[in-house]
């Protein structure tokens, strides 16, 4: 220099192929429960979906460029 693959909540991943109001476990933080805590229930809060355009009513998601990281050619 070319190619691939990954980037989504603090953290581990779904949603992407085929557009249509972001979703789960853990973690957090209140409540139950318990003599106090764990376990377990029950709530609730958290994300400009790497960045920046571009298409469209309408983008995580399709198109352009870039940046990160990990991998394969030269």
């Nucleotide at each position: 220099g070319g190619g691939g693959u990954a980037g989504u909540a603090g953290c581990u991943u779904a949603g992407c192929c085929a557009g249509g109001a972001a979703a789960a476990g853990c973690a957090u933080u209140g409540g139950a429960c318990u003599c106090c805590a764990a376990a377990u229930c029950c709530a609730a809060a958290g994300a400009u979906c790497g960045c920046a355009g571009g298409u469209u009513c309408a983008a995580a998601u399709c198109c352009u460029g870039c940046c990160u990281a990990c991998c394969c050619c030269g």
Predicted 3D model of a 74-nucleotide RNA (transfer RNA) from Persephonella sp. Its Rfam family is "tRNA". Rfam's curators write: Transfer RNA (tRNA) molecules are approximately 80 nucleotides in length. By type it is a transfer RNA. The same sequence occurs in records of 2 taxa. The source organism's lineage runs through Bacteria, Pseudomonadati, Aquificia, Aquificales and Persephonella.